[in-house]
Predicted 3D model of a 73-nucleotide RNA (transfer RNA) from a Streptosporangiaceae bacterium. It matches the Rfam family "tRNA". Rfam describes the family as follows. Transfer RNA (tRNA) molecules are approximately 80 nucleotides in length. Gene Ontology term of the family: triplet codon-amino acid adaptor activity. The family's RNA type in Rfam is transfer RNA. The coordinates come from a structure-prediction model, not an experiment, and the mean pLDDT is 80.
RNA sequence: GCCCCGUUGGAGUAGUGGUGAUCUCGCCUCGUUCUCAGCGAGGAGAGGGCCGGUUCGAUCCCGGCACGGGGUG
Numbered sequence: 001g002c003c004c005c006g007u008u009g010g011a012g013u014a015g016u017g018g019u020g021a022u023c024u025c026g027c028c029u030c031g032u033u034c035u036c037a038g039c040g041a042g043g044a045g046a047g048g049g050c051c052g053g054u055u056c057g058a059u060c061c062c063g064g065c066a067c068g069g070g071g072u073g
Stems, first nucleotide, its partner, number of pairs: 001072007010025003018056001027043006049065005
């Protein structure tokens, strides 16, 4: 230099061109308990790496860039 993969709440993940982006852990509140843990119930938290394009509509398709990983000369 070239090729491939990835980038989604605090962490790890799923997902489809069309309601309010899924689940797990964590966090907060309440209940249970003498207390903690556990368990039960409820809740907050991402607008999808960045820019642009296609489309009536993009997290999803296309291009560029950035970062991470792998391969190759």
The RNAcentral record of the sequence draws on ENA and MGnify.
RNAcentral records the identical sequence in 2 taxa.